c-di-GMP-I riboswitch aptamer from Filomicrobium sp., 105 nucleotides, folded computationally. Its Rfam family is "c-di-GMP-I riboswitch aptamer". From the family's description: GEMM was predicted in a large-scale screen for bacterial structured RNA regulatory elements. Genes associated with GEMM are involved in a diverse array of functions, including chemotaxis regulation, signal transduction, secretion and chitin. Its mean pLDDT, the model's own confidence on a scale to 100, is 81. The source organism's lineage runs through Bacteria, Pseudomonadati, Alphaproteobacteria, Hyphomicrobiaceae and Filomicrobium. It was read from a public genome assembly, where an Rfam model found it.
[in-house]
RNA sequence: CUGCGAUAAAGGCAAAUCUGGCGAAAGCCAGAGACGCAAAGCCACGGGUCCUCGCUUCCUCCGCGACAUUCGUCGCAAAGACCCCAAGAUCGCCGGGCUGCCAUG
Numbered sequence: 001c002u003g004c005g006a007u008a009a010a011g012g013c014a015a016a017u018c019u020g021g022c023g024a025a026a027g028c029c030a031g032a033g034a035c036g037c038a039a040a041g042c043c044a045c046g047g048g049u050c051c052u053c054g055c056u057u058c059c060u061c062c063g064c065g066a067c068a069u070u071c072g073u074c075g076c077a078a079a080g081a082c083c084c085c086a087a088g089a090u091c092g093c094c095g096g097g098c099u100g101c102c103a104u105g
Stems, first nucleotide, its partner, number of pairs: 002105002005102001012037002017032006035092001041098003045095003048090003052086001054084001057081002063076005
C1' cells in the first nucleotide's frame, strides 16, 4: 500500500421496550435496556420507505342544495384512496463518498 474478518485482546456502538423531554407527524434527544453490528463512525449525494402540506383524478355511506317527488338525477362540501409536487424523517433499507481500531494474508 492492498485484500480480508477465522481467532484473540483492548475497547466501541446499541434494536425492541420503558421513563422523561422536543415535534403536527414520521421521528429525534437523554437515561435505563441489549436484538444485533467490523464501520451499527460521519455525509441525505442517488434509489427506496415513512410523515405532513398543497394539487389532480376517482369513489361511495353520510350531510347540504337544486330538479323531480314513485324509484331517483345533478351539483357542492367533507372523509378515504390515487397521480404529481414541496418541506421533513430514516445512513440499524440498499448503493455511493469520506474517515478509522485490532488480528491476519